Transfer RNA from a soil metagenome, 71 nucleotides, folded computationally. The coordinates come from a structure-prediction model, not an experiment, and the mean pLDDT is 85. Rfam family: tRNA. About the family: Transfer RNA (tRNA) molecules are approximately 80 nucleotides in length.

RNA sequence: GGGCUGCUGGUCCAACGGGACGACAUCGGCAUCGCACGCCGAAGAUCGGGGUUCGACUCCCCGGCGGUCCA
Numbered sequence: 001g002g003g004c005u006g007c008u009g010g011u012c013c014a015a016c017g018g019g020a021c022g023a024c025a026u027c028g029g030c031a032u033c034g035c036a037c038g039c040c041g042a043a044g045a046u047c048g049g050g051g052u053u054c055g056a057c058u059c060c061c062c063g064g065c066g067g068u069c070c071a
Stems, first nucleotide, its partner, number of pairs: 001070007010024003018054001026042005047063005
């Protein structure tokens, strides 16, 4: 320098182009003499910028970061 691939809450991980899933963690409540476990509930996210489209996490382009391969 080039090819491929990934980027989503604090962490991990889903999502035929059409209301962003779940787990753990956090917070509140219930329960307990109390704590933990358990049960119920809540808050919290699409790497950045353009383009296509009625509509983009999803498709295209450029950039950033990581991984891998070639040179």